[in-house]
Context: one part of a larger RNA
Formats: sequence, structure tokens, C1' cells
RNA sequence: GGACGAACGCUGGCGGCGUGCCUAAUACAUGCAAGUCGAGCGAAUGACGAGAAGCUUGCUUCUCUGAUUUAGCGGCGGACGGGUGAGUAACACGUGGGCAACCUGCCCUACAGAUCGGGAUAACUCAGGGAAACCUGGGCUAAUACCGGAUAAUCCUUCGAAUCACAUGUUUUGAAGUUGAAAGGCGCUUCGGCGUCACUGUAGGAUGGGCCCGCGGUGCAUUAGCUAGUUGGUGGGGUAACGGCCUACCAAGGCAACGAUGCAUAGCCGACCUGAGAGGGUGAUCGGCCACAUUGGGACUGAGACACGGCCCAAACUCCUACGGGAGGCAGCAGUAGGGAAUCUUCCACAAUGGACGAAAGUCUGAUGGAGCAACGCCGCGUGAGUGAUGAAGGUUUUCGGAUCGUAAAACUCUGUUGUAAGGGAAGAACAAGUACGUUAGGAAAUGAACGUACCUUGACGGUACCUUAUUAGAAAGCCACGGCUAACUACGUGCCAGCAGCCGCGGUAAUACGUAGGUGGCAAGCGUUGUCC
Repeated sequence: GGACGAACGCUGGCGGCGUGCCUAAUACAUGCAAGUCGAGCGAAUGACGAGAAGCUUGCUUCUCUGAUUUAGCGGCGGACGGGUGAGUAACACGUGGGCAACCUGCCCUACAGAUCGGGAUAACUCAGGGAAACCUGGGCUAAUACCGGAUAAUCCUUCGAAUCACAUGUUUUGAAGUUGAAAGGCGCUUCGGCGUCACUGUAGGAUGGGCCCGCGGUGCAUUAGCUAGUUGGUGGGGUAACGGCCUACCAAGGCAACGAUGCAUAGCCGACCUGAGAGGGUGAUCGGCCACAUUGGGACUGAGACACGGCCCAAACUCCUACGGGAGGCAGCAGUAGGGAAUCUUCCACAAUGGACGAAAGUCUGAUGGAGCAACGCCGCGUGAGUGAUGAAGGUUUUCGGAUCGUAAAACUCUGUUGUAAGGGAAGAACAAGUACGUUAGGAAAUGAACGUACCUUGACGGUACCUUAUUAGAAAGCCACGGCUAACUACGUGCCAGCAGCCGCGGUAAUACGUAGGUGGCAAGCGUUGUCC
């Protein structure tokens, strides 16, 4: 000199864009943060309308139609998105490879299929237990829930042939055996069927993951030996898959001064800061990967988890209790207490982008888009401009002549950026759905599909940005320094006192170094100090 997620002191006009618990991975009141589908299913609800009966002649009851809404079963999603950095020195990360040792829901392409049956169960109802959480038993019922049979493949098992290669092997092909589904929903219909969304199998793709390997990035040798599933083999098990991953037996190996093992510290990277570079330091925000979800362990479901807002067990803590037993997990967004030098609103909206579900309308979305607070940072603007000497008054100083603040002020002439008032007023919106029309492909036709055109609508921010008009110099400057380094000096007070100080050092009666005043210098809505890095 530069930099900062900064803090402290004094001061403080505005705007844009960013950033904002670095400490206690401490404990959490309250609200919200993951739902959705009635076009899968039974059931309940029952608006409007129609009909009937009763009479109190405008009400009640009953029947039909059934919009709407939903607890339950069922499907998909809660493995994404969001947070944090405790652990981890490790194939965790980065980079480059390998899998002839693997999986992949939704999506795309191709081919084939979608047949015949069955038994339950929740909801509901009845009974019972419990303070509650909730639970038990009897009875009834449905499905795109569940189960069995048929059909069937390039899957799997056995046998055979050919081909290729990188050791186990790969690819192609023949024969025998084995294995699936939703008969569903909706729309149109000439009732034959068709369309669409779902469903099943196989092959391929895409996407996402899993595993293995080379190399790389840290401190201590005042850590020198470490290891028994340890190192290897065989048989078996397990996994999507290779493997001591696990197990039985056998052998005695394996690592290490090219630093094993131990201890300490630490998420890694793209990047960021500095530097001419080489390097050194850092890992906030943004992006990629990993790990974690009160602590420890475990599995279930599922394409995917050993699962932040799922389950079970144990522990600590908190809460409820009728003392028998139960409930909870903010390292999601706000917010509270605590800790600390220190870090924000219990805000608005799904209008946009994206996500989940749905045929769609749409619903949900503290992701996200915005607003609020904070000079925390960067950038920009303003606090006026021109003329103006009697060099006014006043302050300071003086050798008492003057000098200086100083064109500075006053005064005159302007401007209106900001501000104030009034008026106008966005872009961000592209859609989707609906209506009408057209084109294409396919159909016997209709519905439907894809594409296009027109109409109809959708804005949290926000009456915001921006524009126009009017108006008044009116409302807007401080902080630090002035001995040398280092730009900038005098007076008074003090008298080795009070004090200053980054280093050298000032102060003991003429202090340019302390304190105050005037003046001057520097930076400026900031200035200085402290801390950390280069």
C1' cells in the first nucleotide's frame, strides 16, 4: 500500500447493486416450511331443480336428480428443493481412467401384450377398555389394493455350435424347462369399435447413481515400530455388483525412514485476497462434491434412504398426566433466551422462474420473486453556481505599522440535480384453460392428438421505477492529523506534573511532540482506531 462476512469511537443527506451469528452442531415459546389426485375405490355430505303428502296457505316431511366437499383404502411425491460444517487426513475431494463386476422410478424409441378366476380388509356399524395418546373384539363392503391359473421373451437354469478378446470371459445362435399384467378410468360411437391417460414384458437410449484404480493437496520423529479378519487361498453365504463384505478351514503373511502407526488440526474444490511473477494466505456470499440432522444404534418401505419436518430401541433434556402411561426434536423461514466485540422482519405473493401431484382447471411450495432493517461493502450524486474589496463586522496574532481567516461573508444575478407538492404512469406477461377457425398425420366416421391464427383473460413488487409541471438556496459536513518518518505552525495554559506515543522519542518555566484556541494539511458521508492476511 491492498483486502475484510468485520468490531469500536465521533459523525451522518440520497440512490443503485451486493452482503449480514465467523462465538454455543447451545436450548427453543408461537406460526408457517410437502403435499396432491373424486377422470382408481366404496362411503358420507347434500346446493339448485323436479314431483308427492300434510295442513298452521307458506312452512314441514318424503322420493328422484345429483353440483360441491371430504375422513378412509389406493397411486405418485415426502431420497428433490432448503439448512449446517460437528465428524472426516479418507478414493472424502480434485483430476485422469476402468467396470468383460453393476442398478436406474418418471422420460424417449421399437416390438409384443392386456385373458380366466378368487378370498379379504379399512371406511361404516355394534360392543368394550383408557385421563389422554390410542387400542381390542363381532358384523358388512369396494378397487388401478392383494392372491391363484393361462399365454410369453433376447431374463434365468441345463446341453450344443460359431465368433471375438483383456485373465475370469464377450457377442451371436439352436433345443428343453421356468416366470407377468389393470377384465382399469375418461371421452366419442352407427354399440362393431375407436381415441386418450394409465398398466405388463423385452431390447435400446437418455438421465441419475454405485464400485475400483493412477496422481495431487498438513503439522509433529520430543510419535518408530504397527497389524489377528490382520495378508493370501479354498468352500459357502450375502449384494444391483467385485471384494475378508461375512463365515468355516488352511497357510503365515501384510504395512513401514520414499515416514507405517499414533497424536494434533481441518469439510474438499471451482474460486477469493495479495504479489511484476514465482509464491504466500483463505475456503463468507455464488456453483460442484461430501458428511450430518438432540446423542448412539438398527432396519422397514421403495427405482432410489439406512431417510432433517418417517418408524423402532437405548441415553440425556423438556412438556402433559387421573401416576397406570404418553408427547417432542428450528444445523428449514421468521422469531426467543443464552453466549459474544458482533450479525436483520414472528413482512407480501405464488404475478414470474422452478418443483410435487393432477387429463385439466387447479392445489401446495418460508424454493423462489419481492419488500423491511443495518454507511456492513462497492459504485454514483448532492450539500449550490457566477459576479462581488470599504479587503465590512468579528475572531486570532502583532514589532501596534500591520498580517491572517478572505471573494470567504453580506449584496446582486441565476440554476433546481436531490428534496417538497400535484398530475400521468410502466417493462417484467410468455402462457395454460376456454371459444372460433385453419393445417398435418391417422382413422369407415366421431371424439381425440400435434402445430398455427384470432378473441378472452392473469402483476406480489406498486401507484414503485420513470416522465411532466410548480416551488424555495431554502432541508443536507464531518473526521483525523500538523517534531522526523509524513502533507500541514503560531498563541495561551501546564511545568518529568497532567499527559502523548506506531518507531525514534516529547514534558524538569519561552513545549511547532501534553491540553485548548486560531490557522493549515489530508480524506470525505464518511473519518480514525483495533484485529487478521499478503

A computed fold for a 534-nucleotide part of an RNA from Kurthia gibsonii, annotated as small-subunit ribosomal RNA, 5' domain. Taxonomically the source falls in Kurthia (Bacteria, Bacillati, Caryophanales, Caryophanaceae). Rfam family: Bacterial small subunit ribosomal RNA. Its family is annotated with ribosome and structural constituent of ribosome in the Gene Ontology. The full RNA is in RNAcentral, with records from ENA and SILVA. Model confidence (mean pLDDT): 81 of 100.